[in-house]
RNA sequence: GAUGAACGCUGGCGGCGUGCAUAACACAUUCAAGUCGAACGGUGACGACCUUCGGGUCUGAUCAGUGGCGGACGGGUGAGUAACGCGUGAGCAACCUGCCCUUGUGUGGGGGAUAACGUCUGGAAACGGACGAUAAUACCGCAUAACACAUACUGACCGCAUGAUUGGUAUGUCAAAGAUUUAUUGCGCAAGGAUGGGCUCGCGUCUGAUUAGGUAGUUGGUGAGGUAACGGCUCACCAAGCCGACGAUCAGUAGCCGGACUGAGAGGUUGAACGGCCACAUUGGAACUGAGAACGGUCCAGACUCCUACGGGAGGCAGCAGUGGGGAAUAUUGGGCAAUGGGCGAAAGCCUGACCCAGCGACGCCGCGUGCGGGAAGACGGUCUUCGGAUUGUAAACCGCUUUUAUGAGGGACGAAUAAUGACGGUACCUUAUGAAUAAGCCACGGCUAACUACGUGCCAGCAGCCGCGGUAAUACGUAGGUGGCAAGCGUUAUCCGGAUUUACUGGGUGUAAAGGGUGUGUAGGCGGGGAAGCAAGUCAGAUGUGAAAUUUACGGGCUCAACUCGUGAACUGCGUCUGAAACUGUUUUUCUUGAGGGUCGGAGAGGUAACUGGAAUUCCUGGUGUAGCGGUGAAAUGCGUAGAUAUCAGGAGGAACACCGGUGGCGAAGGCGAGUUACUGGACGAUUACUGACGCUGAGACACGAAAGUGUGGGGAGCAAACAGGAUUAGAUACCCUGGUAGUCCACACUGUAAACGAUGAAUGCUAGGUGUGGGGGCGAAAGCUUCCGUGCCGCAGUUAACACAAUAAGCAUUCCACCUGGGGAGUACGGCCGCAAGGUUGAAACUCAAAGGAAUUGACGGGAGCCCGCACAAGCAGUGGAGUAUGUGGUUUAAUUCGACGCAACGCGAAGAACCUUACCAGGACUUGACAUCCCAGGGACCCGACGUAAUGGUUGGGGUGCCCCUUCGGGGGAAUCUGGAGACAGGUGGUGCAUGGUUGUCGUCAGCUCGUGUCGUGAGAUGUUGGGUUAAGUCCCGCAACGAGCGCAACCCCUACGGUUAGUUGCUACGCAAGAGCACUCUGGCCGGACUGCCGUUGAUAAAACGGAGGAAGGUGGGGACGACGUCAAAUCAUCAUGCCCCUUACGUUCUGGGCUACACACGUACUACAAUGGCGAAAACAAAGGGAAGCAAUACCGCGAGGUGGAGCAAACCCCAUAAAAAUCGUCUCAGUUCGGAUUGGAGGCUGCAACCCGCCUCCAUGAAGCUGGAAUUGCUAGUAAUCGCGGGUCAGCAUACCGCGGUGAAUACGUUCCCGGGCUUUGUACACACCGCCCGUCAAACCAUGAAAGUCGGAAACACCCAAAGUCAGUAUACUAACCGCAAGGAGGUAGCUGCCUAAGGUGGGUUCGAUGAUUGGGG
Repeated sequence: GAUGAACGCUGGCGGCGUGCAUAACACAUUCAAGUCGAACGGUGACGACCUUCGGGUCUGAUCAGUGGCGGACGGGUGAGUAACGCGUGAGCAACCUGCCCUUGUGUGGGGGAUAACGUCUGGAAACGGACGAUAAUACCGCAUAACACAUACUGACCGCAUGAUUGGUAUGUCAAAGAUUUAUUGCGCAAGGAUGGGCUCGCGUCUGAUUAGGUAGUUGGUGAGGUAACGGCUCACCAAGCCGACGAUCAGUAGCCGGACUGAGAGGUUGAACGGCCACAUUGGAACUGAGAACGGUCCAGACUCCUACGGGAGGCAGCAGUGGGGAAUAUUGGGCAAUGGGCGAAAGCCUGACCCAGCGACGCCGCGUGCGGGAAGACGGUCUUCGGAUUGUAAACCGCUUUUAUGAGGGACGAAUAAUGACGGUACCUUAUGAAUAAGCCACGGCUAACUACGUGCCAGCAGCCGCGGUAAUACGUAGGUGGCAAGCGUUAUCCGGAUUUACUGGGUGUAAAGGGUGUGUAGGCGGGGAAGCAAGUCAGAUGUGAAAUUUACGGGCUCAACUCGUGAACUGCGUCUGAAACUGUUUUUCUUGAGGGUCGGAGAGGUAACUGGAAUUCCUGGUGUAGCGGUGAAAUGCGUAGAUAUCAGGAGGAACACCGGUGGCGAAGGCGAGUUACUGGACGAUUACUGACGCUGAGACACGAAAGUGUGGGGAGCAAACAGGAUUAGAUACCCUGGUAGUCCACACUGUAAACGAUGAAUGCUAGGUGUGGGGGCGAAAGCUUCCGUGCCGCAGUUAACACAAUAAGCAUUCCACCUGGGGAGUACGGCCGCAAGGUUGAAACUCAAAGGAAUUGACGGGAGCCCGCACAAGCAGUGGAGUAUGUGGUUUAAUUCGACGCAACGCGAAGAACCUUACCAGGACUUGACAUCCCAGGGACCCGACGUAAUGGUUGGGGUGCCCCUUCGGGGGAAUCUGGAGACAGGUGGUGCAUGGUUGUCGUCAGCUCGUGUCGUGAGAUGUUGGGUUAAGUCCCGCAACGAGCGCAACCCCUACGGUUAGUUGCUACGCAAGAGCACUCUGGCCGGACUGCCGUUGAUAAAACGGAGGAAGGUGGGGACGACGUCAAAUCAUCAUGCCCCUUACGUUCUGGGCUACACACGUACUACAAUGGCGAAAACAAAGGGAAGCAAUACCGCGAGGUGGAGCAAACCCCAUAAAAAUCGUCUCAGUUCGGAUUGGAGGCUGCAACCCGCCUCCAUGAAGCUGGAAUUGCUAGUAAUCGCGGGUCAGCAUACCGCGGUGAAUACGUUCCCGGGCUUUGUACACACCGCCCGUCAAACCAUGAAAGUCGGAAACACCCAAAGUCAGUAUACUAACCGCAAGGAGGUAGCUGCCUAAGGUGGGUUCGAUGAUUGGGG
């Protein structure tokens, strides 16, 4: 885009079309084929006349019958049919043709019957029977007759042929009908025409080869019969043919075409309506009549339905309506013969469900309408909102206008020709009136695809054409508002074509995506070199016939337009015939040599087959020597060996394989071929030639060859070695490893016929830059070398390719032929066929299922891949942790509550720089409800302060004192700010949820050296390059090179502290003054400002670079040491409980408040610390040396009291001034002497101190007493490279009090680093990848449960087409002569002929039978999804 459509929602009008696609299922009822009296005998209404009133005559409507013509047309349907059925084009010298037309001619004379009718009669009916009478254009002889037909003879002429046409002669044969009468018409014969049919042929006409052979009247002939006619159409005989891979036969499906839909076309699909042909008429068979044959004719059989008096009869809607049924689904039991057409008739006319109309259905196409203009307060309402507004929206209201349509009224056709005659129809159309009046929906709004928001829902409900939406902020579900699209329709479903170059003729492919046969020989077939000549099949051109009409198309015309319809032209791309051309193809003839083949000469080779021969090695056997092991592995064991192994020497046996040469070397079609010699044999190559003359290429089938494994028979068997056994390994180990070991491996013969049979690349030919190896020949050359042919490799240009890559050995450019492919899985499976001894091979599906499967390349990530490098990463060391006790955190458990968070590194002395109350978020209980806190409003007050009662406490109740500040003032007072009380509501409040809605902050990789950009270049692209490479560095640090050149964030530096010096300034510091005061600023110190270090200098190495190494000088040397500083990013990392914040939730409670409790529990487990286990020590004595800090609700000295914690008291100090404040370890002296101790200090008892409202749960300290575990710590594991580890003390923050934690400070002060193999982490390069949520990835198979389709299966059931036999209706034909018999013959008897009967052949239906084939089903079973 389309439809004979259907369904959902909706629905105003008209025109033109169209409407059982399913059950070729069954049908009630009416109608659809009759007509003619001018063929005939009759009937004889009405009317007229006459009448003896009985009737008669005339006219003659009508009617059954005889007869004629028509019922073979028209109408329906598509079951069957794969066929000369249809289409197209020819043919009939092999035919027929009623009615119609033309021409010629004839129409004479007779006969016998029979319906209707009458009488009788059978039957329920349908329908008959007997007798009697009668007519014809009904029937039958006779006559006449040729331009007819047949036979015989004969002439002319034509044809490829059988034969045809035509003339002559002779013989034979065949006809008729009348009617009315003015006219006319009918009938017979013959010829011709027209029309309609019959038959034959060429070409075309679906699928399946898992249908490959079919056929006996089959194929042909002769003869006969039959037919309108040819013909095995039928029969007798004879022959054995005929069809078939160019697809016979069989099976399935199907009416065919003009056309229709689609498409740029080529095509694909389709065959409703309209038109042509065919077939059918309940199913099957058969004939009759006729010009022609059967939907509304006949006979028989079957099924079904109906009537019946049970004896017997009737019927056929796939005609128009209509009914039931089936179905998703398809209309009125209408009007009319007015038109067109048909039948009959002389005509009038009759008949006509053909046809013309109307009705029903938005089923389709086309047209029209549902108003138009103005109208902003941008109304109300709705929706959204950032609350300002936006939008619906000029939309509405309102004002003005119009009247298509609708309704009312009036007029009123064409179609009719010719006087009459119009179903449609009072219709179309015209005029007029009223009045915006009667008339809008459907779908969509994530992308494709035009159109977005809110609410609800919360992986639910649902959506979905594909991708995919939905798990609490859904533009995707549902609803609403808005928007978009189409519009009397709109969506959905179904089907076809397109897009799809996705079956590729136009117009595809096959190295790796699906796809080259394992290889050759070769049949059919396809294709084929140069020159010349002929022919004209293909080809091309012209002419001509046909290609029906309709359709299509161009231009015109008619309905108001359009749809629709009419006219003219074109087109119908096809087929036939004639003529011409001769380039190309073809064909015939001739010729040529370059393709192909041949001759001669020559060399190369693991080419093949057979026989023979050889040496090395393994194993075994015999003998010698010799002794305890051998063997084997990562390490072992099994195994062998004292019965003498292994080792070694000599001899022997046997089988298999052939080291070195040996080489991307050679040969072969491929598989493949490797010791040597001989015999036989195939092929290729080079050189040369005076031969043949296209003999060629490819190759469906076919035939042959075809690794390994495997099979059969017979040999052989050394080594190796499936299976098997044992030993190991392992969680297991039906494996890898080891020790053994059988088939097999070997030979002969025969099968199998497959491989990643690979170059994943079919064969052949020609052409298209080069360079460089190598094997075999030839030419030139002294050599070097150059050149040529055939092989075999690498690199590489053009070109090709999706890329990778290929590139004269093409995957390039062309030609020819073969094979093969068409999404993945199912599946190379099932079934069937063929092959095989078997294993199995070959051919080779479907159901079902998925939305991918796949190729090449890119960037990452990963690897028990590789290379380089770094790091307290390992190693080398030191000290620890893990064991003990305690402290602290966590898990778990417990609990009313043990609030919450943090969970590998990167949670666990973490948030918490300090939980007795408070904190506090938790629990129990008691209270409050505009609230503890903020803003606004109203009223009142006495800002505020001090109490009392009561309670566990708050809440609650209640007393007293006091009268502030600013402004105005009439001095009474009023107003205001702040504040308190009471009240109302907006609101407050939430440590409630979501860190996976967020901001901010933080951790981590990691102070690792990386991460990017612009321009350019390369690539189809993702991307690459730069950033890689060679060096170097702590560093993407720097240098060099380079299709890159630059730049940014990182690194480094700039900042701070520290180490040296200079200068300057100095009080509270320092000091040279004995002290103090004072003085001074040299020193120490403090602060400021400078200097200094830069690989700067020298040497060596290196590319002369960067840099490295060594040295000098220097306080310091190669970043001097330390800190702050953290790139792009990763982890949905952490935090909603610091804070902020969206959404959700609570609102007399999830808010607020009070008391008490809890966060401190305790079988246990883990982390982090402290103290120890002791002599490098403990204790005692005496006695040195710091730094950095803190201090006013503070630090606190001297002094006094206390053993002590501490107390009393209070100088000094807001600090270089005073205080905290004695540093400790170390050093010295003494003691202890290796022990659970003079170690260790837990725990516990007692007595005290301090803070605080309060130390019971639950603080710290002191003194006395008690004196636990613990004697250096398993597996495992941590930190540290120098002023570091270790060790020693000091201070600070938090804080009323509470420090083994945290943050700082100084004192003493080591050991070790060979080195980068390994562990961990990281950086760069490279490689593989089926990973990309990125190895914590992906993913395979069994098993378990559920489901789906399918194969097999003892069988069972059903269908179909044939075949064989039995029975055999109707009927044709043949035979017969049983009965009957009008026309003719005969004087008659009788005959001819006919009818009936009987018999036979054929034969529908039916029956029986065995096979074939298709389908359904089947316990069970197999695999698949």
The RNA shown here (small-subunit ribosomal RNA) has 1425 nucleotides and comes from an uncultured Oscillospiraceae bacterium. The sequence is in RNAcentral, with records from Greengenes.